[in-house]
């Protein structure tokens, strides 16, 4: 430098162009003599900037970062 894959919650991952979800974790409650486990609940995210569209995590362009391959 070129090509491919990837970037979504604290972590690991989902999401035919139409309400962004799950598990674990964190917090609160229940339970218990206490803690833990179980059970109930709450908070929490689309890498950045443009474009297309009635509507974009999703499609297009540029940039940044991670990773693999080639040189």
């Nucleotide at each position: 430098u070129g090509c491919g894959g990837g970037g979504u919650a604290g972590u690991u991952c989902a999401a035919c162009g139409g309400u962004a979800g799950a598990a674990c974790g964190c917090c609160c409650g229940c339970c218990u003599g206490u803690c833990a486990a179980u059970c109930g609940g709450a908070a929490g995210a689309u890498g950045c900037g443009g474009g297309u569209u009635c509507g974009a995590c999703u499609c297009c362009c540029g940039c940044c970062c991670c990773u693999g391959c080639a040189g």
Molecule: transfer RNA
Organism: Elusimicrobiota bacterium